[in-house]
RNA sequence: ACGAGUUUAGUUCAGCUGGUUAGAACGCCUGUCUUACAAACAGGAGGCCGUUGGUUCAAAUCCAACAACUCGUA
Repeated sequence: ACGAGUUUAGUUCAGCUGGUUAGAACGCCUGUCUUACAAACAGGAGGCCGUUGGUUCAAAUCCAACAACUCGUA
């Protein structure tokens, strides 16, 4: 330099053919239980989906550019 892939919660990941309010596990907080801790049970907080722009009545999802990371080719 060229090509491919990934980017969604603190972490690891789902999210189908664009359509109601974006989800799970672990972690975190509170409560019950316990002398206490852990476990278990109940509840809760935490996201504007990498950034910007475009298409559309409607975009995490489609398109473009850029950025970061990974892999390959030279």
Molecule: transfer RNA
Organism: bacterium